[in-house]
């Protein structure tokens, strides 16, 4: 001198997850006071969810039965519940039938100032509601957590810095 990994501080990125104020008092000391961390409570800020009218929507290549000259209607049967947070979805095919797995094609998400285009690596989880949720004034109503140190080329924009 490079990498790898851990430990502390710094300074930075994602992400709504951030400020402020009030209470709280752990560690630390020989022991007191101030500050101060967990944690609790308000406010602002943000960022999700329910929730009118207007609008939008209003199953099924399936089977019955019945009407109709016919499009078609009408009762029944089966068959699939449906919804949010999030990039973590869709189509098609094959095994499965404790509710998925697999392959494929399509979408769709990160990779350090923004956007698009190029090339390249990596990813599409989990969690909730509980037969119920289009949109949505008012109003309700919940969060304000976690994870990270980050690949290259091109054009535009933005903004820096140093010299003169």
């Nucleotide at each position: 001198c490079g990498u790898g990994u851990g430990c502390a501080g710094g300074c930075g990125c994602c992400u709504a997850a951030g400020g402020c104020g009030g209470g709280g008092a752990a560690u630390u000391u020989c022991a007191u006071u101030c500050u101060c961390a967990a944690c609790c409570c308000g406010c602002c800020g943000c960022g999700g969810g329910g929730g009118a009218a207007c609008c939008a929507u209003c199953g099924g290549u399936a089977c019955c039965g019945g009407c109709g000259c016919g499009a078609g209607c009408c009762g029944g049967u089966c068959c699939a519940g449906g919804g949010g947070c999030g990039a973590a979805c869709g189509g098609c095919g094959g095994c499965a039938u404790g509710g998925g797995c697999c392959g494929u094609c399509g979408g769709g998400g990160u990779c350090a100032c923004u956007u698009u285009c190029c090339g390249g690596a990596c990813c599409c989880a989990g969690c909730c509601c509980g037969a119920c949720a289009g949109c949505u004034a008012a109003c309700c109503u919940c969060g304000u957590c976690g994870g990270c140190g980050u690949c290259g080329g091109a054009a535009a924009g933005c903004g820096g810095a140093a010299a003169u």
This is a predicted structure of a 164-nucleotide RNA (c-di-AMP riboswitch aptamer (ydaO/yuaA leader)) from a Verrucomicrobiales bacterium. The sequence was found by an Rfam model in a public genome assembly. It matches the Rfam family "c-di-AMP riboswitch aptamer (ydaO/yuaA leader)". Rfam links the family to the GO terms cyclic-di-AMP binding and regulation of gene expression. Rfam describes the family as follows. This family represents a conserved RNA structure found upstream of the ydaO and yuaA genes in Bacillus subtilis and related genes in other bacteria. NCBI's taxonomy places the organism under Bacteria, Pseudomonadati, Verrucomicrobiota, Verrucomicrobiia, Verrucomicrobiales.